[in-house]
RNA sequence: GCGGGUGUCGUAUAGCGGCUAUUACAUCAGCUUCCCAAGCUGAGAAGGGCGGUUCGAUUCCGCUCACCCGCU
Numbered sequence: 001g002c003g004g005g006u007g008u009c010g011u012a013u014a015g016c017g018g019c020u021a022u023u024a025c026a027u028c029a030g031c032u033u034c035c036c037a038a039g040c041u042g043a044g045a046a047g048g049g050c051g052g053u054u055c056g057a058u059u060c061c062g063c064u065c066a067c068c069c070g071c072u
Base pairs, nucleotide, nucleotide: 001071002070003069004068005067006066007065010025011024012023018055027043028042029041030040031039048064049063050062051061052060
């Protein structure tokens, strides 16, 4: 330099263009307990960036950034 892949709450992860975005762990609050742990209930917390297509984009397209793989 060329080609391919991935990018989503703190971490890991799901998703047929209809999002009020899934689940687990962690965090916080409550319940339970003499206390702790465990358990139960609840809460907060996210789509790398810019643009395009569309009534509507995490999802499709282009560019770009980061990381990974291959080629040279």
A computed fold for a 72-nucleotide RNA from a Candidatus Falkowiibacteriota bacterium, annotated as transfer RNA.
It matches the Rfam family "tRNA". It is annotated as a transfer RNA. Rfam's curators write: Transfer RNA (tRNA) molecules are approximately 80 nucleotides in length.
Its mean pLDDT, the model's own confidence on a scale to 100, is 84.
The sequence is in RNAcentral, with records from ENA.
Taxonomically the source falls in Candidatus Falkowiibacteriota (Bacteria, Bacteria candidate phyla).